[in-house]
RNA sequence: GCCUGUUUAAUUAAAAGGUUUAAUAUCUGAUUUGUAAUCAGAAUAUAAAGGUUCAAGUCCUUUAACAGGUA
Numbered sequence: 001g002c003c004u005g006u007u008u009a010a011u012u013a014a015a016a017g018g019u020u021u022a023a024u025a026u027c028u029g030a031u032u033u034g035u036a037a038u039c040a041g042a043a044u045a046u047a048a049a050g051g052u053u054c055a056a057g058u059c060c061u062u063u064a065a066c067a068g069g070u071a
Stems, first nucleotide, its partner, number of pairs: 001070007010024004018054001026042005047063005
């Protein structure tokens, strides 16, 4: 240089083009003499920029970061 793949919450992973989901962690409340555990609730995300579509995490293009292959 060329080719391929990955990028989603603080972390780890889901998600037929049609309400962005769960576990752990965090915070609040209940329970307890108190802590832990348990129960209930809350907050936090689609790498960036365009395009297609009534509708994009998903399809297309470009860019970035990372990983692998190749001479």
The RNA shown here (transfer RNA) has 71 nucleotides and comes from Candidatus Vidania fulgoroideorum. The RNAcentral record of the sequence draws on ENA. Its mean pLDDT, the model's own confidence on a scale to 100, is 82.